Description:
Small-subunit ribosomal RNA, 5' domain from a metagenome, 516 nucleotides, folded computationally.
[in-house]
Context: one part of a larger RNA
């Protein structure tokens, strides 16, 4: 000198763009934060239509209600059932780890929805939510009768094809072996809806995309930590898994790591970068992006293409909270928000316009993702606080040799301008998007543009001993202060404190702590 996710003083006009619990992975009052499909299902609720009817009105045509029957069509939430919920949003606790990076390699593997091919969908079958009817319970909820449907479940058929046994060729690999192919034996599907050609269903081949597994290498300190290890190293066999394997068993051998630092303590997410520095390093890992890890502690599995699952279960625990005392309820490190810790960190907004997500055929719904706005000089960049002109050098403040110098073209005053803020008028792109169409912008009456008035509404902060740029009065008299270092103060302090002046930076200035 630069730098920051900064804090504190003192002061503060506007506008863009960023960026804001670094502390207690402490606890959490409220609201929202994963729904959706009626084009899978049955039965009901409302509306609408038509038949009949009871009652009242009126001359009547007819109106108004009521109760039963039907039926086309909408609409509505619960429920069976499909997909999502494993993603998108937090957080850095734990981790020195094949966790990350970065290059191999899986002949040791999986992959829903997507995309391209081949094949195929035949026969039938009991059930159970919901309703209903009864029961228990304070509540959560729970039981027991009847009775229904389905793309939900179950049996059997047939198999291009797939699996497995077991028998053969061919080609290929360093090898377990990999590919193709032949015969025979065993297993192994499937759904339908809406509609008039679509969407689904079932095997199966190959892409896409995720995604597991293995290796080389690379990665903080510490020997005041020096021996460590029994599933521990290895085989043989079995299980388990999508797959390889001490992953797990059972046997058998007794090995395996280590001064090129094992093991054992600290500490710590890692990384593309961010600072700094000529560089070669050193320092950090906030926003933004990949990856990893957790979801109140701790274990656990189920569901499923995918989880050992933040707004799913089960168990253990510490906490809260409800209660009729028997018993249940909960999990902001999602977005706001509130206690508390702290020096220190934001609104219980607005919208689904747009982008990106989930369901749906679609219209839509549903999204604290996202897009906006709101608060903070918390950083960065940009204007602006007038502009030219004006000496008899006014007047007031300091100084003083009492001459006068300074403040100073400063101001007054003329003459002009109106950026920004302020009033009034118009007023968007973002939407070539979405939607059958009508229509559809939260942001925002914002951004932009004209127009109007008037210098009008807008300047502070540290410093002046020397580093270091900036000087002189008073007041103090080792006192009161002052300070990064040297050091200033004890009666003429250019170093305390005030004033006038003067240097520096400027909506900031200055301190502080950190790094280089």
């Nucleotide at each position: 000198g630069g730098a920051c996710g900064a804090a504190c003083g003192c002061u503060g006009g506007c506008a863009g763009c960023g960026u804001g619990c670094u502390u207690a992975a402490u606890g959490c009052a409220u609201g929202c934060a994963a729904g959706u499909c009626g084009a899978a299902c049955g039965a009901g609720g409302c509306c609408c239509c038509c038949u009949c009817u009871a009652u009242g009105g009126g001359u009547a045509a007819c109106c108004a209600c009521u109760g039963a029957g039907g039926a086309a069509g909408g609409u509505c939430g619960a429920g069976u059932g499909g997909c999502g919920a494993a993603c998108g949003g937090g957080u850095g606790a734990g981790u020195a780890a094949c966790a990350c990076g970065u290059g191999a390699g899986g002949a040791a593997c999986c992959u829903g929805c997507c995309c391209c091919g081949g094949a195929g969908a035949c026969c039938g079958g009991g059930a159970u939510a919901g309703c209903c009817c009864g029961a228990g319970g304070a509540a959560a909820c729970u039981c027991g009768g009847a009775u229904u449907a389905a793309u939900a479940c179950c049996g059997g058929a047939u198999a291009c094809c797939c699996u497995c046994c077991u028998c053969g060729g061919a080609c290929c690999g360093c090898a377990u072996g990999g590919u193709c192919u032949g015969g025979a034996g065993a297993g192994g599907a499937a759904a339908u809806g809406g509609a008039u050609u679509c969407u689904g269903c079932u095997c199966u081949g190959g892409g896409a995309u995720g995604g597991c597994c293995u290796c080389g290498c690379g990665c903080c300190c510490u020997a005041u930590c020096a021996g460590c290890u029994u599933g521990u190293u290895g085989g043989u066999g079995a299980g388990g898994u999508a797959a390889c394997g001490g992953c797990u068993c059972a046997c058998c051998a007794a090995g395996g790591c280590a001064a090129a630092g094992a093991c054992g303590g600290g500490u710590a997410g890692c990384u593309g970068g961010u600072c700094u520095g000529a560089g070669a390093g050193g320092a950090c890992g906030a926003u933004c992006a990949g990856c990893c890890a957790c979801a109140c502690u701790g274990g656990g599995a189920c569901u499923g293409a995918g989880a050992c699952a933040c707004g799913g279960c089960c168990c253990a625990g510490a906490c809260u909270c409800c209660u009729a005392c028997g018993g249940g309820a909960g999990g902001c490190a999602g977005c706001a928000g509130c206690a508390g810790g702290g020096a220190a960190u934001a609104u219980u907004g607005c919208a689904c316009a747009a982008u990106g997500g989930g369901c749906g055929a679609a219209a839509g719904c549903c999204u604290g993702a996202u897009g906006c706005a709101g608060c903070g000089a918390c950083g960065c960049c940009g204007c602006g606080u007038g502009a030219g002109g004006g000496a008899u050098g006014a007047a007031g403040g300091c100084u003083c040799u009492c001459g006068a110098g300074u403040u100073g073209u400063a101001a007054a005053c003329c003459u002009c301008u109106u950026u920004c803020a302020g009033u009034a008028g118009g007023g968007a792109c973002g939407a070539a998007g979405c939607g059958g169409a009508a229509g559809u912008g939260a942001c925002g009456g914002u951004a932009c543009c004209u127009a109007c008035a008037g210098a009008a509404g807008a300047a502070g902060c540290c410093c002046c001993g020397g580093c270091c740029a900036a000087c002189u009065a008073c007041g103090u008299g080792c006192c009161a202060g002052c300070a990064g270092c040297c050091g200033c103060g004890g009666u003429a302090a250019u170093a305390c404190g005030u004033a006038g002046g003067g240097a520096g930076c400027g909506a900031g200035c200055g301190u502080u702590g950190u790094c280089c």
The RNAcentral record of the full RNA draws on SILVA.